Notes
A computed fold for a 324-nucleotide part of an RNA from Pontederia crassipes, annotated as small-subunit ribosomal RNA, central domain. NCBI's taxonomy places the organism under Eukaryota, Streptophyta, Streptophytina, Magnoliopsida, Pontederia subgen. Oshunae. RNAcentral holds the full RNA, with entries from SILVA. Its mean pLDDT, the model's own confidence on a scale to 100, is 84. Its Rfam family is "Bacterial small subunit ribosomal RNA". Gene Ontology terms of the family: ribosome and structural constituent of ribosome.
Context: one part of a larger RNA
RNA sequence: UUGUGUGUAAAGCAUCUGUAGAUGGCUUGUCAAGUCCGUCGUCAAAUUCAUGGCUCAACCUUGGAUAGGUGGUGGAAACUACCAAGCUAGAGUACAGUAGGGGCGGAGGGAAUUUUCGAUGGAGCGGUGAAAUGCGUAGAGAUCUGAAAGAACACCAACGUUGAAAGUACUCUACUGGACUGACAUUGACACUGAGAGACGAAAGCUGGGGGAGUCCUAGCCGUAAACAAUGGAUACUAGGUGAUGUAUGUAUCAACCCAUGCAGUCUUGUAGCUAACGCAUUAAAUAACCCACCUAGAGGGUACGUUCGCAAGAAGAAAACGC
Numbered sequence: 001u002u003g004u005g006u007g008u009a010a011a012g013c014a015u016c017u018g019u020a021g022a023u024g025g026c027u028u029g030u031c032a033a034g035u036c037c038g039u040c041g042u043c044a045a046a047u048u049c050a051u052g053g054c055u056c057a058a059c060c061u062u063g064g065a066u067a068g069g070u071g072g073u074g075g076a077a078a079c080u081a082c083c084a085a086g087c088u089a090g091a092g093u094a095c096a097g098u099a100g101g102g103g104c105g106g107a108g109g110g111a112a113u114u115u116u117c118g119a120u121g122g123a124g125c126g127g128u129g130a131a132a133u134g135c136g137u138a139g140a141g142a143u144c145u146g147a148a149a150g151a152a153c154a155c156c157a158a159c160g161u162u163g164a165a166a167g168u169a170c171u172c173u174a175c176u177g178g179a180c181u182g183a184c185a186u187u188g189a190c191a192c193u194g195a196g197a198g199a200c201g202a203a204a205g206c207u208g209g210g211g212g213a214g215u216c217c218u219a220g221c222c223g224u225a226a227a228c229a230a231u232g233g234a235u236a237c238u239a240g241g242u243g244a245u246g247u248a249u250g251u252a253u254c255a256a257c258c259c260a261u262g263c264a265g266u267c268u269u270g271u272a273g274c275u276a277a278c279g280c281a282u283u284a285a286a287u288a289a290c291c292c293a294c295c296u297a298g299a300g301g302g303u304a305c306g307u308u309c310g311c312a313a314g315a316a317g318a319a320a321a322c323g324c
Base pairs, nucleotide, nucleotide: 005294006293007278008277012292015199016198017197021193023191025087026086027085028084029083033080034079035076036075037074038073039072040071041070042069043068048064049063050062052060053059090190091187092186093185095182096181097180098179102176103175105173106172107171108170109153113149114148115147116146118144119143120142124135125134162167205221206220207219208218209217210216232291233290235288236287240269241268243266245264246263247262248261249260250259273280274279307316308315309314
């Protein structure tokens, strides 16, 4: 390198943006770089094959060949590439709507807890398996007003929503990102993936500041998780059934539902197919083709050394000996 693979056996980066690169819709023409066909030169001898000569053989003589490499030259034009022109099914933009715990800032709220001023009242309270420490006649606990503080937001709530993931829920609001649907207006392949790189990244932890204290807030750092669906991304295609979310159209109605169909995401069940089995099954682990990442017996070891990053904790990357 060919090859086998990556849900659970080793193996999908935590997630996204994106550079180089790889790959890439339909139609027509050009060109001939890749591709294909022919021809010529060249690729020492020995080796190999055949004939012949030493009585045979080893050995020697003469002659020949395939495949392949490389260069020249003459053609072909389907495919790929190039160049030119066009198209709209991919992908954007614009328009009309819709839903949402998406992000960030500000304002407001009530329940509970603790502390505290005051009032009533008068002997226990609290805690446990049982006790004790503790609190209480200097008036606790209990009950009722007032005040303060910090943190978290019951019910609604759902196998429901949203976000790239981490994550996201009291209420209102300024700003703001994305998604979906519908009509078809517009651009005309502008696409997909993505080594390096960059961004974001729970909890814990670290350094300042704030704040009863912190597991809270804030400015930085850290950069890891069974970061899980243990399943990379994008495309096409391949039986159904039952749900729930958003939306459009149709039907219907006084109106709203209901019902039918389409699109988008989301559960569950199940056929073909796949799988070692479990199971997966239009949200594939089926069938095709593209790009990236990763795996190669166990232990040593995700360790040592050196390197990069970090204030540190450590993180990333990453062996070998020995022996089984």